[in-house]
Context: one part of a larger RNA
């Protein structure tokens, strides 16, 4: 100088940051992932019309609002923590001739013929629940046969071209296997589905180099090094398996112990350099603790599934639920860290043609001098120097132009009006702003409401009385204090910063 600070005393505004560093401690109760009727059967409410009459009902028709239920798409983002991790975990430069890529853009090709189920739904049944049997209908972009299909996929054959080793790139010719679905609209369209190249964008692996302590860790290694077979993967690989060889790593520090998420940055420093990883960006690990795999374009699968422990909770004792390290909250630790708020108005995501619906990302308030900045707590004139205090050599000094008075102003604040940009957006149109009746602005009020904190021996700015008596006490270093203590303690005065002043902790 810095700080995600805490503590003491004190404390008028604003703006723009920040805020569990401790127990990856255990969590009441709400929210934080839904959404598509223009894929689909279904269940039908308000209205609207028409009949009939017992004049306030019933039947028929339309309409479609709402439910769960099949399907599709998202739910691997976005939010959160930093347990673990010395590691291709990360930074930074390569490499894929060894790999994928949903959604989205360009370019082509096809969109043809069948089938049988099943949930919702009805009955009936079991169970306190949680939930599950048994039958019997029904639909589909749900499933699934067959047909055609190439520059697709495996698998021969044969010409060309290139490179970096394996090899890749392009044509020609057989062979074998492989797809689709449909919705809307009055028409016209619009949208979807399938094969296949390309692009974009995200990922997956591999290497070069680089960044802690520890030798009171010196030897470690058997799937361990490598081959060649088969298996696996999007895909190279001992990834894995058999078999064969005996290798590999090591004082340039291996193994084994300690500690730690890494970087862009941040603090400091003239700069080398040390420190250090909070806020905000990236990457990467986690999600009650271990382990598992499924579904998908993708899985560490936080609000998925399954098993196993520990804890919690219902229960009618047979059985059953739960997983804040998501925002708010609690309770405990703890020097110490916030609201059980508003709102999708705007940015941005998911679903839908789209209205729109969901978004505790986000935008905003809220509490907190916790930083950082700026503003204010009045300006001017007032003496042969008022009162009090204080000191005094008793003459006077000094607080001190300080007050009082006298005249101006009105930032902030208060009180009343006026009143946003943000939305050039969204909506076919009405119409739409949480922040907010905020900012800003006009009028009014009235010096009115707004000052402390350390320190005063030396370092180091700033001195005097008084109490006290090595006592009570001070202190960062030297050191003060045993009867005149500038050093404890009080007043008077003075310094020094100021909505802050100081102590205390850490880096440099």
């Nucleotide at each position: 100088g810095a700080c995600g600070a805490a503590c003491g005393c004190u404390g008028g505004c604003g703006g723009c940051g920040u805020g569990c560093u401790u127990a990856a401690c255990a969590c009441a109760u709400g929210c934080a992932a839904g959404u598509c009727g223009a894929a689909c059967g279904c269940u039908g409410a308000a209205g609207c019309c028409c009949a009939g009459c017992u004049u306030g009902c019933u039947g028929g028709g339309u309409g479609g609002a709402u439910g769960a239920g099949u399907g599709g798409c998202g739910a691997a983002c976005g939010g959160g923590u930093g347990a673990g991790u010395a590691a291709c975990a990360c930074g930074u430069g390569a490499g894929u001739a060894a790999c994928c890529u949903g959604c989205c853009c360009c370019c082509u090709u096809c969109u043809u013929u069948g089938g049988g189920a099943u949930a919702a739904c009805g009955c009936c049944c079991g169970g306190a629940a949680a939930c599950g049997g048994g039958u019997g209908c029904u639909a589909a972009u749900a499933c699934u046969g067959g047909a055609u299909a190439u520059u697709c996929a495996c698998u021969g054959a044969u010409c060309u071209u290139c490179g970096c080793a394996u090899g890749g790139g392009g044509g020609u010719u057989g062979g074998u296997g492989g797809a689709a679905a449909g919705g809307u609209u009055u028409u016209u369209u619009c949208u979807g589905g399938u094969g296949g190249g390309g692009g974009a964008u995200g990922g997956g692996c591999u290497c070069g180099c680089g960044g802690c302590c520890u030798a009171u860790c010196a030897g470690c290694u058997u799937g361990u090094u490598g081959g060649u077979g088969g298996g696996g993967u999007a895909g190279u690989g001992g990834c894995u398996u058999a078999c064969c060889a005996a290798g590999g790593c090591u004082u340039u520090g291996a193994c084994g112990g300690g500690u730690a998420g890494c970087c862009g940055g941040c603090c400091u420093g003239a700069g080398a350099g040390g420190g250090u990883g909070a806020c905000c960006g990236g990457c990467c690990a986690c999600a009650u603790u271990g382990g598992g795999a499924c579904u998908g374009a993708g899985a560490u699968a936080c609000g998925g599934c399954c098993c196993a422990g520990a804890c919690u909770c219902c229960u009618a004792c047979g059985g059953g639920a739960g997983g804040c390290a998501g925002c708010a909250g609690u309770g405990g630790g703890g020097a110490a860290u916030a609201u059980u708020g508003c709102a999708c108005a705007a940015u941005g995501g998911g679903c839908g043609g789209a209205a729109g619906c969901c978004u505790g990302a986000u935008g905003c308030a809220g509490c907190a001098a916790c930083g950082c900045c700026g503003c204010g707590u009045g300006c001017g004139g007032g003496a042969u120097g008022a009162c009090g205090g204080c000191c005094u050599u008793c003459g006077g000094g000094u607080u001190g132009u300080a007050a009082a008075c006298c005249g101006c102003u009105u930032u902030c604040g208060c009180c009343u009006g006026u009143g946003a940009c943000g939305a050039a957006g969204c909506g076919u149109g009405a119409g739409u702003g949480a922040c907010g009746g905020u900012a800003a602005u006009g009028g009014g009020u009235a010096a009115a409401g707004a000052a402390g904190c350390a320190c005063c021996g030396g370092c180091u700015a700033a001195c005097u009385a008084c109490g006290u008596g090595c006592c009570a006490g001070c202190a960062g270093c030297c050191g003060c204090g045993g009867u005149g203590a500038u050093a404890c303690g009080u007043a008077g005065g003075g310094u020094g910063c100021g909505a802050g002043c100081g102590u205390u902790g850490u880096c440099c």

Background:
A computed fold for a 508-nucleotide part of an RNA from an uncultured bacterium, annotated as small-subunit ribosomal RNA, 5' domain. The prediction has a mean pLDDT of 84. Rfam family: Bacterial small subunit ribosomal RNA. Clan: SSU clan. The full RNA is in RNAcentral, with records from ENA and SILVA.